Model confidence (mean pLDDT): 82 of 100. This is a predicted structure of a 72-nucleotide RNA (transfer RNA) from a Candidatus Peribacteria bacterium. Lineage of the source: Bacteria > Bacteria candidate phyla > Candidatus Peregrinibacteriota > Candidatus Peribacteria. Rfam family: tRNA. Rfam links the family to the GO term triplet codon-amino acid adaptor activity. It was read from a public genome assembly.
RNA sequence: GCCGCUGUAGCUCAGUGGUAGAGCAACUCACUUGUAAUGAGUAGGUCGCCGGUUCAAAUCCGGCCAGCGGCU
Numbered sequence: 001g002c003c004g005c006u007g008u009a010g011c012u013c014a015g016u017g018g019u020a021g022a023g024c025a026a027c028u029c030a031c032u033u034g035u036a037a038u039g040a041g042u043a044g045g046u047c048g049c050c051g052g053u054u055c056a057a058a059u060c061c062g063g064c065c066a067g068c069g070g071c072u
Stems, first nucleotide, its partner, number of pairs: 001071007010024004018055001026042005048064005
């Protein structure tokens, strides 16, 4: 230098055009003498950044940034 993959909640990851989800973690309540476990609930996300297409974009297209891998 070229090519590919990845980037979504604190962490690990789903979601492949139509209002963004799960598990774990956090918080509250119940249960318990107390803790843990268990059950119920709550909160938490400019979907890496900038543009484009579209009535509508996490999703499609282009550029850029970061990480990983391959080729030379």